[in-house]
RNA sequence: GGGGGUAUGGCUCAGUUGGUAGAGCGCCGCGUUCGCAACGCGGAGGCCACGAGUUCGAAUCUCGUUACCUCCA
Numbered sequence: 001g002g003g004g005g006u007a008u009g010g011c012u013c014a015g016u017u018g019g020u021a022g023a024g025c026g027c028c029g030c031g032u033u034c035g036c037a038a039c040g041c042g043g044a045g046g047c048c049a050c051g052a053g054u055u056c057g058a059a060u061c062u063c064g065u066u067a068c069c070u071c072c073a
Stems, first nucleotide, its partner, number of pairs: 001072007010025004019056001027043005049065005
């Protein structure tokens, strides 16, 4: 330098052919307990790496950029 892949709550990951962003763990509150853990119920927390484009509408499609992984030279 070239090819491929990844980027989504604190962490690990889903998200179907473009139509209101979800789960597990963690965190907070309540219940249960003498107390803790476990369990049950409820809640907070992300505009989807960044910028632009297409579209009525973009995490999803297109282009560029950045970081990381991998292959080739």

Predicted 3D model of a 73-nucleotide RNA (transfer RNA) from an uncultured Clostridia bacterium.
The coordinates come from a structure-prediction model, not an experiment, and the mean pLDDT is 81.
Rfam family: tRNA. Rfam classes the family as a transfer RNA.